[in-house]
RNA sequence: GCCACGGUAGCUCAGUAGGUAGAGCACGGGACUCAUAAGCCCGGGGUCGCCAGUUCAAUCCUGGCCCGUGGCA
Numbered sequence: 001g002c003c004a005c006g007g008u009a010g011c012u013c014a015g016u017a018g019g020u021a022g023a024g025c026a027c028g029g030g031a032c033u034c035a036u037a038a039g040c041c042c043g044g045g046g047u048c049g050c051c052a053g054u055u056c057a058a059u060c061c062u063g064g065c066c067c068g069u070g071g072c073a
Base pairs, nucleotide, nucleotide: 001072002071003070004069005068006067007066010025011024012023013022019056027043028042029041030040049065050064051063052062053061
């Protein structure tokens, strides 16, 4: 340099024929307990890597860029 895949919550990852984004863990609160943990109930938390294009509407489609992993040279 080229090719492929990936970038979504603090972490690990889903998601969609384009229509107001989810799970588990973690975190906060509650109940329980003599108390703690586990388990149970409730809750907060997101510019969906960045910029532009298409569209009534983009996390999703198109182009460029940045970063990561693997391969080729």

A computed fold for a 73-nucleotide RNA from a Candidatus Peribacteraceae bacterium, annotated as transfer RNA. The sequence was found in a public genome assembly. Rfam family: tRNA.